[in-house]
Molecule: Bacterial RNase P class A
Organism: Thiotrichales bacterium
RNA sequence: GGAGUCGGCUAGGCAAUCGCGCCCACAAGGGCGAGGAAAGUCCGGGCUCCACAGGGCGGGGUGCCAGGUAACGCCUGGGCGGCGCGAGCCGACGGAAAGUGCAACAGAAAGUAAACCGCCGAUGGCCUUCGGGCACAGGUAAGGGUGAAACGGUGCGGUAAGAGCGCACCGCGCACGUGGCAACACGCGGCGGCACGGCAAACCCCACCCGGAGCAAGGCCAAAUAGGGGCGCAUCAAGCGCGGCUCGCGCGCGCGCCCGGGUAGGCUGCUACAGGGGUCUGGUGACAGAUCUCGCAGAUGAAUGAUUGCCCUCGACAGAACCCGGCUUAUCGGCCGACUCCCUCC
Numbered sequence: 001g002g003a004g005u006c007g008g009c010u011a012g013g014c015a016a017u018c019g020c021g022c023c024c025a026c027a028a029g030g031g032c033g034a035g036g037a038a039a040g041u042c043c044g045g046g047c048u049c050c051a052c053a054g055g056g057c058g059g060g061g062u063g064c065c066a067g068g069u070a071a072c073g074c075c076u077g078g079g080c081g082g083c084g085c086g087a088g089c090c091g092a093c094g095g096a097a098a099g100u101g102c103a104a105c106a107g108a109a110a111g112u113a114a115a116c117c118g119c120c121g122a123u124g125g126c127c128u129u130c131g132g133g134c135a136c137a138g139g140u141a142a143g144g145g146u147g148a149a150a151c152g153g154u155g156c157g158g159u160a161a162g163a164g165c166g167c168a169c170c171g172c173g174c175a176c177g178u179g180g181c182a183a184c185a186c187g188c189g190g191c192g193g194c195a196c197g198g199c200a201a202a203c204c205c206c207a208c209c210c211g212g213a214g215c216a217a218g219g220c221c222a223a224a225u226a227g228g229g230g231c232g233c234a235u236c237a238a239g240c241g242c243g244g245c246u247c248g249c250g251c252g253c254g255c256g257c258c259c260g261g262g263u264a265g266g267c268u269g270c271u272a273c274a275g276g277g278g279u280c281u282g283g284u285g286a287c288a289g290a291u292c293u294c295g296c297a298g299a300u301g302a303a304u305g306a307u308u309g310c311c312c313u314c315g316a317c318a319g320a321a322c323c324c325g326g327c328u329u330a331u332c333g334g335c336c337g338a339c340u341c342c343c344u345c346c
Stems, first nucleotide, its partner, number of pairs: 001342010012311007020033005035317001039328002042326005047214004059210005064078005079093001080091004094205002099203002101199002116144002118140003123137002125134003152170006171194001172192003176187004218268004228259006239251004275294008312315001
């Protein structure tokens, strides 16, 4: 100098005037006023109401190990696998020697497998110039071919040809040893000739977790009109019930007073908290603890805008609606830090 990886920050600035929402104040006036994603509403929690003895079945979710956290599908550290020269990045990453199932096309055969080409044809049959030849039964899985995938690799022996058929080494499984909390790694002279192929984002099995609904939750105040309930008056009256009819009784109608629920409307929930920042301590880290400090939107037709001046690198994506922790997605440009690779010079 070039190329790149990871992490963090910023998101036009300053001033004046007018205006808007909230708070403080008697008033003058003063203070505060969108975001890193306020977004998608995909996870987790707080809060609220409802339900609930406990357990099981069913259903849903998560899924290497350890830790962090209020909790998580998040984060941190580690393991394993893949990619990259590297810094680093990516990963639904438990179980297929419990069971059931699936595998298009191609291929002989897709799993107690199979024989298309090929190899052999020792043994048995025929022929023979005795070297061997021919055909069939059959043997074989080394070579070729198909496929995403075809029942360890190399070599030697062995054989008619072959084959873990035998042996050596490598690999694999089990057991054992060592290190590690663990996932796992390493070793292996022991046992096993090697059987257990793939798919669980197929059913399933195993482990752990999970009640439902949501601020239009929920709480309070509370009209008009129309219902409801209680008591009293009136026993006059439509009607109904008991009854064959009458009497009677009950309901009911009317008036007055009282009580209660709902609706309109208003208030609340509402923003001070798993809060932000600094320092110190513990920890590899996520994070935790101590201490100091700050006050930082709260609307409900719903505020955060407009004009002017100056400056710069000429400004992206986008706007709260109960709150918080994450994930994901969108985003012009700029800045800082750590690291990697290549080239050159000293």